[in-house]
Context: one part of a larger RNA
């Protein structure tokens, strides 16, 4: 000095509780992980910080694991070679299938893997040799320096105390005074105006055109021009700073209440995020040290395997229904993506799909909603509620869907009546609940990264519970 205490004070957070919503725990199926099995069921993560993680949706490749069958030594040196080296091959043996091998020779024209070193390759080993990157303490406010003081020194002070702040964030005191790194400022995206600019956007106004309603007054469609209003789009500037008022506070930092205002006190959301600590994770992304394999621990190929299943765990999906389900009819998103690609549109099909095709390298063409509203049934049942499962036919993608894809139609309809003890998330455009796109992608999404729609409840506080940070005492620890 620093770490611990089932001391002690202050202060803080929905990975902490209180008021509340919503689920996990049960069910049935994905998915990961443990066992167990297996020729292999490759290997890694393992409390929060493994376990829809390794962007890890593995039909083959991948792929590292079994099983089978092939194939490789720059270079040196030794042994071999015109008494035929490497390589090729008909036809049979052998073989899942192979002049790989064997039998039989032919072919062919000069180099050799038989030794010994020596290498290429190794998803072999050590993440406790390492470097990068990553978590994660940390939705933290903390980590130091120069001088100077004070101590014999390790050290201290500063950085402490009071108020305050989200903040070692300020304001006041202080043997300290400054100062750096983190915080903050910043940079993006949002929320308001306003200028500029208008083609792919946009259509209030004008002019013209098409169809369609029509009570014969018109109406309704951006289709075109013209325009650029109003929207968008995308550049520039302005807007918020406790500035203004009162209240408290010390007259301060600064709290709380109003005004104005789109926006009020970090407006909201993101990136970024210290010294450092966990010998945290990664040699399997790639780099690399050292060790070991080295004609097999390299490397191709064919074929299983990673998908096994008495059983435990996590993380999900979808449901037990009426705020609901089925059927018919209507409505209106952001944000992405697109040429071996998205594909309107017509025809065929009951449908998965097929056949053909207009535009689109994209503000232009396409992919493109759904909860949601009408209107009818259904009437509280294991049902018109749930959809496991399995049987049967088709359709897609692939060289190939048996091991082990995905989809469609028809029959099959199985747990499941809201889930112990526990435990997990979340304070507003948040939860919840609706769905779209996009990555991985040939083909598969319930996954993970964004994206609108619809849209509550309840704190507005505490330090009781977990646990964090600072100051303080003990301490047989270092």
């Nucleotide at each position: 000095u620093g770490g611990c205490g089932g001391g002690g004070g202050a202060g803080c957070a929905c990975c902490a509780c209180a008021a509340g919503g919503g689920g996990u725990g049960a069910a049935g199926c994905c998915u990961g992980c443990g066992g167990u099995u297996u020729a292999a069921u490759u290997g890694g993560a393992g409390u929060c910080a493994a376990c829809g993680c390794c962007g890890g949706g593995a039909a083959a490749c991948u792929u590292a694991c079994c099983g089978g069958g092939a194939c490789c030594g720059a270079c040196a040196g030794c042994a071999g070679a015109a008494u035929g080296g490497a390589g090729g091959c008909c036809a049979g043996a052998c073989u899942g299938a192979a002049g790989a091998u064997c039998u039989u020779g032919c072919u062919a024209g000069a180099c050799a893997a038989g030794c010994u070193g020596a290498g290429a390759g190794g998803u072999g080993g050590c993440g406790c040799a390492u470097g990068g990157c990553c978590g994660u303490c940390g939705c933290c406010a903390g980590u130091u320096c120069g001088u100077g003081c004070c101590g014999u020194g390790a050290g201290g002070u500063g950085u402490c105390c009071u108020c305050u702040u989200a903040a070692g964030u300020g304001a006041g005191g202080c043997a300290a005074c400054g100062a750096a790194c983190g915080a903050g400022a910043c940079c993006c995206c949002u929320a308001c105006u306003a200028c500029u600019a208008g083609u792919u956007g946009c259509c209030a106004u004008c002019a013209g055109g098409u169809u369609c309603c029509a009570u014969c007054g018109g109406g309704a469609u951006g289709c075109u021009g013209a325009g650029u209003a109003c929207a968008c789009u995308a550049g520039u500037a302005g807007g918020a700073c406790u500035g203004c008022c009162g209240u408290c506070g010390a007259u301060a930092a600064g709290a709380c209440g109003g005004a104005g205002g789109a926006g009020g006190g970090a407006g909201g959301g993101g990136g970024c995020c210290a010294c450092g600590g966990c010998a945290g994770g990664u040699c399997a992304g790639u780099a690399u040290g050292c060790c070991c394999c080295g004609a097999a621990u390299g490397c191709c190929c064919c074929g299983g395997g990673c998908c096994a299943c008495a059983c435990g765990c996590g993380g999900g999906c979808u449901g037990c229904a009426a705020u609901g389900g089925u059927a018919g009819g209507g409505a209106c998103a952001g944000a992405g993506g697109g040429u071996u690609u998205c594909g309107a549109c017509u025809c065929c099909g009951a449908g998965a799909g097929g056949a053909g095709a207009a535009g689109g390298c994209a503000a232009u063409c396409c992919c493109u909603a759904a909860a949601c509203c009408c209107u009818a049934c259904c009437u509280c049942a294991g049902u018109u509620g749930a959809g496991a499962u399995u049987g049967a036919g088709g359709g897609c993608u692939g060289c190939a869907a048996c091991u082990c894809g995905c989809c469609c139609u028809c029959a099959u309809g199985a747990a499941c009546a809201u889930g112990g003890a526990a435990u997990c998330c979340c304070u507003a455009g948040u939860a919840a609940c609706c769905g779209c796109a996009c990555g991985u992608c040939a083909a598969c999404a319930u996954c993970g990264u964004g994206c609108g729609g619809u849209g509550a409840a309840u704190a507005c506080g505490u330090c009781c519970c977990c646990g964090c940070u600072c100051c303080u005492u003990g301490c047989a620890c270092a």
The part of an RNA shown here (small-subunit ribosomal RNA, 3' major domain) has 478 nucleotides and comes from an uncultured archaeon. The full RNA is in RNAcentral, with records from ENA and SILVA. Its mean pLDDT, the model's own confidence on a scale to 100, is 81.